Predicted 3D model of an 89-nucleotide RNA (Glycine riboswitch aptamer) from Erythrobacter sp. Lineage of the source: Bacteria > Pseudomonadati > Pseudomonadota > Sphingomonadales > Erythrobacter. The sequence was found by an Rfam model in a public genome assembly. Its Rfam family is "Glycine riboswitch aptamer". Rfam links the family to the GO term glycine biosynthetic process.
RNA sequence: CGAGCGGGAGAGCCCGAUACCCCUGUCAAAAGGGGUGCGGCGCCGAAGGAGCAACCGCCCCGGAAACUCUCAGGCCCACGGACCGCUCG
Numbered sequence: 001c002g003a004g005c006g007g008g009a010g011a012g013c014c015c016g017a018u019a020c021c022c023c024u025g026u027c028a029a030a031a032g033g034g035g036u037g038c039g040g041c042g043c044c045g046a047a048g049g050a051g052c053a054a055c056c057g058c059c060c061c062g063g064a065a066a067c068u069c070u071c072a073g074g075c076c077c078a079c080g081g082a083c084c085g086c087u088c089g
Stems, first nucleotide, its partner, number of pairs: 001089007012041001014040003019036006042075003048071001049069003055063003
């Protein structure tokens, strides 16, 4: 440095109208509920990225965070996930 296994947080399942799908409903509708997509505002910080800097080094220079910013990413679950532990190369 890489691979496998395990652990692994935070933040609206908010508002809006509408397209599609499903369910309820009906003579048929209307209406209601759910899901995906869209827009808005709010928010998170632990993929990545960027900034300052303690500190470090081979010290004219360079490396640098879990701090900071949120471009990206994320805010039911899932996925992802810095980091930690174990095993192997």